[in-house]
Context: one part of a larger RNA
C1' cells in the first nucleotide's frame, strides 16, 4: 500500500452556513457517452503459457496453438448509469390555523444579601481556627435601629424539565428578531444529502484602549502548621472577574460516539402539540430519560436518541518514546495558535 478500523485500546474536525466535487425519488420517451454484443484492423519477432518434435537427457533449438487483459474503425441492443424531453407527489420547501420555550440583540426596572458612609442605642470585646496568632476595637469596634451610596449576581419556582448548530442561555415587563413543533393538504414540483478549500460563530483564561470596581480573588505580604512549607488553614490583598470597542481561537469544546436517509420485539416515566372524551382510557407526531429482546461488542456495554442492519458524503488512525517538540510557512500586538517531522532508543 491493499486492507482493517475510529464510545473506553491509535483514531470524529469545537460548531455551523456553504462554492467546487461526490451521491441522489418516481413515470414516459428520444439519444447512445459509460455498459453489453457481432465483425474488421492492429497488438513486430523473440520471450511467456499449453501441446508436439530435434540434439542420449537437460539447458538450448524447431513447429503448432493460446495469450498479449489494450487501442482504432464499424454493425447492433437499450435493462442500468448518463444526457435531453413530457409528467407525478411520497423527499424538500411555501401558504394557512394553532402552540411551547432561561434562543439572540439593545434599552428599562425590582427585591433580598454583602461592603462602605452618616446618625442613634450600647460596652469590651470582635473575628478566626483542629488549636492559635497575625488582623479589627475605648480615637467606641462587633451587635442592633434608621437613612444613604455603589457594584455584581438573580434564592424559592427548578425538574436525567425547556431552548439553541455548538459554545451556551435563568428576577420582572415591553421593543426588535432567529429557529422549532403540530394540524390541514391549498401551492411549487426533486428544488435533495454531504461537503476539501473559503467564510461565520466559538467557555474560561489572556492581550490592547477607555471606563467601572461591592463581593470574590492568581500574584504578593503577614500569621500559623512543619524537619522544611516558596503549599493545604487563617488575616489582608493587586491584576482579573463587570461594561464598551477590538484581538486571541483554545478546552475532559465530552454522549470522549461526524452528518443524512431507510429498516429492525416490547415495557415504563416525562415535556410540547393533535385526535378522542363530560372527564378519561386509548391512538398519533416531535423531543427527553430509564429498563430490556433480536442483533452487536475483546469485554464493559449499546440496544428505534444503536455502538444493530444497509447506503451516501466528509474528517481521522496505522507500535511506544523522542513530540504536538525542531525546522520552514501562515496567522497574532504579545502570549501563542495552525500545519508538523527526523536522527536516536526500546
Nucleotide at each position: 500500500u491493499u486492507g482493517g478500523g475510529c464510545g473506553u485500546a491509535a483514531a470524529g474536525g469545537g460548531u455551523g452556513c456553504g462554492c467546487a466535487g461526490g451521491c441522489g425519488g418516481u413515470c414516459c420517451u428520444a439519444c447512445a457517452a459509460g455498459u453489453c454484443u457481432g465483425g474488421a484492423g492492429u497488438g513486430a519477432a523473440a520471450g511467456c503459457c499449453c501441446g508436439g518434435g530435434g540434439c542420449c537427457c537437460a539447458a538450448c533449438c524447431c513447429c503448432g496453438g493460446g495469450a498479449c487483459u489494450g487501442c482504432u474503425c464499424u454493425g447492433g441492443a437499450a435493462a442500468c448509469u448518463g444526457c435531453g424531453u413530457c409528467g407525478c407527489u411520497g423527499g424538500a420547501g411555501u401558504a394557512c390555523g394553532g402552540g411551547a420555550g432561561g434562543g439572540g440583540c439593545a434599552g428599562g426596572c425590582g427585591g433580598a444579601a454583602u461592603u462602605c458612609c452618616u446618625g442613634g442605642u450600647g460596652u469590651a470585646g470582635c473575628g478566626g481556627u483542629g488549636a492559635a496568632a497575625u488582623g479589627c476595637g475605648u480615637a467606641g469596634a462587633u451587635a442592633u435601629c434608621a437613612g444613604g451610596a455603589g457594584g455584581a449576581a438573580c434564592a424559592c419556582c427548578a425538574g436525567u424539565g425547556g431552548c439553541g448548530a455548538a459554545g451556551g442561555c435563568g428576577a420582572c415587563g415591553a421593543u426588535c428578531u432567529g429557529g422549532c413543533c403540530u394540524g390541514c393538504a391549498a401551492c411549487u414540483g426533486a428544488c435533495g444529502c454531504u461537503c476539501a478549500g473559503u467564510c461565520c460563530c466559538g467557555a474560561a483564561a489572556g492581550c490592547g484602549u477607555g471606563g467601572g470596581g461591592a463581593g470574590c480573588a492568581a500574584a504578593u505580604a503577614g500569621g500559623a502548621u512543619u524537619a522544611g512549607a516558596u503549599a493545604c488553614c487563617c488575616u489582608a490583598g493587586u491584576a482579573g472577574u463587570c461594561c464598551a470597542c477590538g484581538c486571541c481561537g483554545u478546552a475532559a469544546a465530552c454522549g470522549a460516539u461526524g452528518a443524512g436517509u431507510a429498516c429492525u420485539a416490547a415495557g415504563u416515566g416525562u415535556u410540547g402539540g393533535a385526535a378522542g372524551u363530560c372527564a378519561a382510557a386509548u391512538u398519533u407526531c416531535a423531543g427527553u430519560g430509564c429498563u430490556g429482546c433480536a442483533g452487536u461488542u475483546a469485554a464493559c456495554g449499546c440496544a428505534g436518541u444503536a455502538a444493530g442492519u444497509a447506503c451516501u458524503c466528509c474528517g481521522c488512525c496505522u507500535g511506544a518514546g523522542u513530540a504536538g517538540u525542531a525546522c520552514g510557512u501562515u496567522c497574532g500586538c504579545a502570549a501563542g495558535a495552525a500545519u508538523g517531522a527526523a536522527a536516536c532508543u526500546c